This is a predicted structure of a 390-nucleotide RNA (Bacterial RNase P class A) from a Planctomycetota bacterium.
RNA sequence: UGAGUGGGCUGAGUGAUCGCGGCGACAAUCCUUCGGGAGACGUCGUCGAGGAAAGUCCGGGCUCCGCAGGACAAGGGUGGUCGGUAACUCCGACCGACCGUGAGGCCAGGGAAAGUGCCACAGAAAAUAAACCGCCGAUGGCCGAGGUUCGCCUCGGAUCAGGUAAGGGUGAAAUGGUGCGGUAAGAGCGCACCGCGGUUCGAGGUGACUCGACCGGCAAGGUAAACCCCACCCGGAGCAAGGCCAAGCAGAAGGAAGUCGCGGUUCGCCGCGGCACGGGCUUGUCCGGCCCGUUAUACCUUCGGGUAGGCUGCUGGAGAGGCCGGGCAACCGUCCUCGCAGAGAAAUGAUCGCUCUCGACAAGACCCGGCUUACAGGCCCACUCAGGUC
Numbered sequence: 001u002g003a004g005u006g007g008g009c010u011g012a013g014u015g016a017u018c019g020c021g022g023c024g025a026c027a028a029u030c031c032u033u034c035g036g037g038a039g040a041c042g043u044c045g046u047c048g049a050g051g052a053a054a055g056u057c058c059g060g061g062c063u064c065c066g067c068a069g070g071a072c073a074a075g076g077g078u079g080g081u082c083g084g085u086a087a088c089u090c091c092g093a094c095c096g097a098c099c100g101u102g103a104g105g106c107c108a109g110g111g112a113a114a115g116u117g118c119c120a121c122a123g124a125a126a127a128u129a130a131a132c133c134g135c136c137g138a139u140g141g142c143c144g145a146g147g148u149u150c151g152c153c154u155c156g157g158a159u160c161a162g163g164u165a166a167g168g169g170u171g172a173a174a175u176g177g178u179g180c181g182g183u184a185a186g187a188g189c190g191c192a193c194c195g196c197g198g199u200u201c202g203a204g205g206u207g208a209c210u211c212g213a214c215c216g217g218c219a220a221g222g223u224a225a226a227c228c229c230c231a232c233c234c235g236g237a238g239c240a241a242g243g244c245c246a247a248g249c250a251g252a253a254g255g256a257a258g259u260c261g262c263g264g265u266u267c268g269c270c271g272c273g274g275c276a277c278g279g280g281c282u283u284g285u286c287c288g289g290c291c292c293g294u295u296a297u298a299c300c301u302u303c304g305g306g307u308a309g310g311c312u313g314c315u316g317g318a319g320a321g322g323c324c325g326g327g328c329a330a331c332c333g334u335c336c337u338c339g340c341a342g343a344g345a346a347a348u349g350a351u352c353g354c355u356c357u358c359g360a361c362a363a364g365a366c367c368c369g370g371c372u373u374a375c376a377g378g379c380c381c382a383c384u385c386a387g388g389u390c
């Protein structure tokens, strides 16, 4: 100087005028138990969108359901190890496979010898493997050429019983790889190294795992983001949850389940208790539990009527920032500082001027922690590689 990798910050700035929403103060006025309370119009002050507010993909806080009890089933989720966190499928560090010269990136990372399925086409053959071209062998059966010591030999072709999987071909992938020896030609057939396997041994590490030694020639591919198997985990519904106030109406039909004891009695029945039965308890079944009901007040089904108004939930949060300490880090702890949107059909807009890096992606709706996706321009930090110079 160039090309990269990882992380962080910013996201036009500024002045003026008018306008919008929250909060606070003042204030006409009203109420009052005389302590205070409410407070229109308006004025003043102050605050007013994001790093992703997007996606609605995970996890929670919070609210409600009087089983958020146990077991099983279904359904769903997760999948290396150890930490962090309220929790997670998230984050950090590490291990391992793969990619990259490297800084680094990426992983839906348990099991293929429990079973089933799939691997098109090509190819001989794709899991009970197997021979297309070749290589070796025989021809005392054949043809040709050459040599001949005239016995035959060598080479090529053709044919044939057989051996072979080294070489070549097909393919994404062909049943360990390279080399040496050996063989008629070959082959872990043997050996060396690598690879693979081993309830083996030693060392290191919390662990996943790593390194070394020893033993074994070692048939058994890939795919589970295919079904499946294994291990672990999971109440449900959701702010349109819920709470309060005001207003208003109209209920009807049907369904299923009884007996005993005691007491009272206006003799119609009522109350209490036991057992049994019928229902309900936010996926289903069973056990247990709780509640309601048993001849019409619970519950279920069908038909029909009323309400949709106001207030609240609603913003002080697992909040943000800073110093110090612990930790490789994620993160944790003490102390200090700040007060940072709460609309309610949906608030932050309009106009003018100046500046320069000329402006991207894009707007809350109960609130947080993540992940994923989109992003013009500008700035900072650390590291890697290449070239040059000193």
Base pairs, nucleotide, nucleotide: 001386002385003384004383005382006381007380008379009378010377012355013354014353015352016351017350018349020048021047022046023045024044025043026042029038030037031036050361054372055371057370058369059368060367061366062238063237064236065235067288069287070286071285072284073283075234076233077232078231079230080094081093082092083091084090095109096107098105099104110229111228115227116226117223118222119221132168133167134164135163136162137160138159139158142157143156144155145154146153147152176194177193178192179191180190181189195218196216197215198214200213201212202211203210204209242312243311244310245309251303252302253301254300255299258275259274260273261272262271263270264269276294277293278292279291280290281289319338320337321336322335324333325332326331356359
Its Rfam family is "Bacterial RNase P class A". About the family: Ribonuclease P (RNase P) is a ubiquitous endoribonuclease, found in archaea, bacteria and eukarya as well as chloroplasts and mitochondria. Rfam links the family to the GO terms dimeric ribonuclease P complex, tRNA processing and ribonuclease P activity. The family's RNA type in Rfam is ribozyme.